FMN riboswitch aptamer (RFN element), 129 nucleotides, folded computationally. Its mean pLDDT, the model's own confidence on a scale to 100, is 82. Of the family's consensus pairs, 100% are formed in the model.
RNA sequence: UAAAACUCUUGGGGCGAGGUGAAAUUCCUCACCGGCGGUAACAGUCCGCGAACCGAACAUUUAAAAGUUUUGGUUGAUUCGGCGCAAUUCCGAUACCGACGGUAAAAGUCCGGAUGAGAAAAAGUUUUA
Numbered sequence: 001u002a003a004a005a006c007u008c009u010u011g012g013g014g015c016g017a018g019g020u021g022a023a024a025u026u027c028c029u030c031a032c033c034g035g036c037g038g039u040a041a042c043a044g045u046c047c048g049c050g051a052a053c054c055g056a057a058c059a060u061u062u063a064a065a066a067g068u069u070u071u072g073g074u075u076g077a078u079u080c081g082g083c084g085c086a087a088u089u090c091c092g093a094u095a096c097c098g099a100c101g102g103u104a105a106a107a108g109u110c111c112g113g114a115u116g117a118g119a120a121a122a123a124g125u126u127u128u129a
Base pairs, nucleotide, nucleotide: 001129002128003127004126005125006124007123009121010120016030017029018028019027031109032108033098034097035049036048037047038046044096045095052074053073054072055071056070057069079093080092081091082090100112101111102110
């Protein structure tokens, strides 16, 4: 330095103003926010991953459910110009997107599952080369 195993820690932001109304942080106008890895150069919109939803298998069980492990599927959104060796990533302009359940009224921003899970990042120990 590299690989493997184990342990530990970290690991998602945002409704402010006005309007209508019996009722809205949910509607309307303006505002605000952007997980992780990759990339010829910095990405919510490129390529993947995670979260969410629907299954399947294994194990467990009398059987099932829950939980654990593995795995299949589904799941959003941008263009133009400029600089440059190189950018759908920077600069300028313009546009768009955002799970499920709940609610006195429809939610990216409120409440809940969640003191959860997790892509991944970092540190340590051991072993091997």